Molecule: transfer RNA
Organism: Candidatus Altiarchaeota archaeon
RNA sequence: GGGCCAGUAGCAUAGCCUGGAUAGUGCGGCGGGCUUCGGACUCGCAGGUCGGGGGUUCAAAUCCCCUCUGGCUCA
Numbered sequence: 001g002g003g004c005c006a007g008u009a010g011c012a013u014a015g016c017c018u019g020g021a022u023a024g025u026g027c028g029g030c031g032g033g034c035u036u037c038g039g040a041c042u043c044g045c046a047g048g049u050c051g052g053g054g055g056u057u058c059a060a061a062u063c064c065c066c067u068c069u070g071g072c073u074c075a
C1' cells in the first nucleotide's frame, strides 16, 4: 500500500443483507412495592449525535462516498 470484518446507552448486544411505527433487549443506575433491614422477586423511570462528515431519498442505524479507531489477512 491492497482486501475484509467490527464500532449502536455506563457495559454487552439485536436490528443493517430487503430503507418506513417512538432504535429493542439484558446487566448496571434511580424510584416504588415486598421485607424488621438487606438480598431475591416484581412494577416503573432515566440514559442513545447508531464512531465522525457529506450525499441520495418524502423518509437513512440500514443505501452511496470520504474519513477515524481497533482487528484479521495479502504483498
Base pairs, nucleotide, nucleotide: 001074002073003072004071005070006069007068010027011026012025013024020058029045030044031043032042033041051067052066053065054064055063